[in-house]
RNA sequence: UGGGUAGAUUGGGCGGCCGCUCUGGCGCAUUGAGCAGCCGGGGAGGAAAGUCCGAGCUCCUCCGGGCAAAGGUGCUGGGUAACACCCAGGCGGGGCAACCCGAUAGAAAGUGCCACAGAAACAUACCGCCUCUGCGGCAAAUGGCCGCGGGGGCAAGGUUGAAAUCGUGAGGUAAGGGCUCACGGCUCCUGCGGUGACGUUAGGAGUGGGUAAACCUCACCUGGAGCAAGGCCUAAUAGGGGGACUAAGGCGCCCGGCCUGUCCCCGGGUUGGCCGCUUGAGCCUGCUGGAAACGGCAGGCCCAGAUAGAUGGUCGCCGUUCGCCUCAGGGCGGAUACAGAACUCGGCUUACAGAUCUGCCCAGUCU
RNA sequence: GGCGACGUAGCCAAGUGGUCUAAGGCGGAGGUCUGCAAAACCUCUAUUCGGCGGUUCGAAUCCGCCCGUCGCCUCCA
Numbered sequence: 001u002g003g004g005u006a007g008a009u010u011g012g013g014c015g016g017c018c019g020c021u022c023u024g025g026c027g028c029a030u031u032g033a034g035c036a037g038c039c040g041g042g043g044a045g046g047a048a049a050g051u052c053c054g055a056g057c058u059c060c061u062c063c064g065g066g067c068a069a070a071g072g073u074g075c076u077g078g079g080u081a082a083c084a085c086c087c088a089g090g091c092g093g094g095g096c097a098a099c100c101c102g103a104u105a106g107a108a109a110g111u112g113c114c115a116c117a118g119a120a121a122c123a124u125a126c127c128g129c130c131u132c133u134g135c136g137g138c139a140a141a142u143g144g145c146c147g148c149g150g151g152g153g154c155a156a157g158g159u160u161g162a163a164a165u166c167g168u169g170a171g172g173u174a175a176g177g178g179c180u181c182a183c184g185g186c187u188c189c190u191g192c193g194g195u196g197a198c199g200u201u202a203g204g205a206g207u208g209g210g211u212a213a214a215c216c217u218c219a220c221c222u223g224g225a226g227c228a229a230g231g232c233c234u235a236a237u238a239g240g241g242g243g244a245c246u247a248a249g250g251c252g253c254c255c256g257g258c259c260u261g262u263c264c265c266c267g268g269g270u271u272g273g274c275c276g277c278u279u280g281a282g283c284c285u286g287c288u289g290g291a292a293a294c295g296g297c298a299g300g301c302c303c304a305g306a307u308a309g310a311u312g313g314u315c316g317c318c319g320u321u322c323g324c325c326u327c328a329g330g331g332c333g334g335a336u337a338c339a340g341a342a343c344u345c346g347g348c349u350u351a352c353a354g355a356u357c358u359g360c361c362c363a364g365u366c367u
Numbered sequence: 368g369g370c371g372a373c374g375u376a377g378c379c380a381a382g383u384g385g386u387c388u389a390a391g392g393c394g395g396a397g398g399u400c401u402g403c404a405a406a407a408c409c410u411c412u413a414u415u416c417g418g419c420g421g422u423u424c425g426a427a428u429c430c431g432c433c434c435g436u437c438g439c440c441u442c443c444a
Stems, first nucleotide, its partner, number of pairs: 001363010012318007020043007027035002045338001049349002052347005057226004064255004070222005075089005090104001091102004105217002110215002112211003126158002128154011166184006185207006191200003230275004240266006248260003268443002282301008319336007368440007377393003385424001394412006417433005
């Protein structure tokens, strides 16, 4: 200098005018609720999104015991309120490397499936190799050769396929075959190292195809619904009337206990107010424990709360960027991302113009 | 705001791992027949199952993430 890789931050700025919403004080008013007044303060995001996970909170009698089912998670250790998240590590794969990716337990418990092709997809033999043998022919001193069959052995070679009985070599054999041996691969056991996943140039046994995002096995976890949850205030006969079931219902079965409901039809009213609601696993700074995720202590801070849904509109200047014009200074025009709270947090995923910073790797050049 | 279901030609719809170049019907186009039509018959009409990834030898089908459509849920204070 060029290319790459990982992470962090930011997400236009300033001012004038006119508004919207919440709120503190003053003032006015009042039984109370309040107000069109004055002076202040707060007012979208890193994803507020998708609603995919995990919780808080609320209701439903889920709440005693046992069994089963269904769903979820799935290497190990740690973090956390918890998680399918995060950190660190192991293993496998990719990359020269930094680094990235992995639903990454078990196929040696059992079952299923493996289309087409192929002999055969887990049990077998089409061609083939070997051996014994029948018949016919040729030849004939013997051995033999050719053709058509039959019995048996083998799985090396050919053929098919995504996948073919662990690979290569040697020995052995009638021919062959982990049949035996050497080296290598894989699995299991023991020893050693490690908290563990796992590793191992150690010793021994074995050689059993794939698929679990097929059933399943093992380990762990899970009651359901969701703020339109749920509660309070004020009026009317109005949570009213009728019917069914109650041998019923309370999400599977059994035992025990408890509760009174569940469903359908008819009719009326309202489209209100308040709480839940924003102080929270909260934010900032310093010190500190830890390799990190994260934790501890001290001090400081209050940072949206709407309800048809506020957080906006307009003007001026500047910034960034693109196009055109100009010798140049500069001028003109356009664009300025993704997107917007709705009970609240912790994550994940997805969308995103541009700008800034940091660590690391590779290549080239110079010293 | 919350919860649930679905997505296969222009329309309706079968297929739930395999010989799939995705069944069938309606519709559309062309042809045969006819003097011309209708009816009938024949042929064609999905470069791939909403999109993108993953598992698998193999995906419309199984899994994940997005996109779209539809439905349900207010109070009697």
Two RNAs folded together computationally: RNase P RNA and transfer RNA, 444 nucleotides in total. The coordinates come from a structure-prediction model, not an experiment, and the mean pLDDT is 77.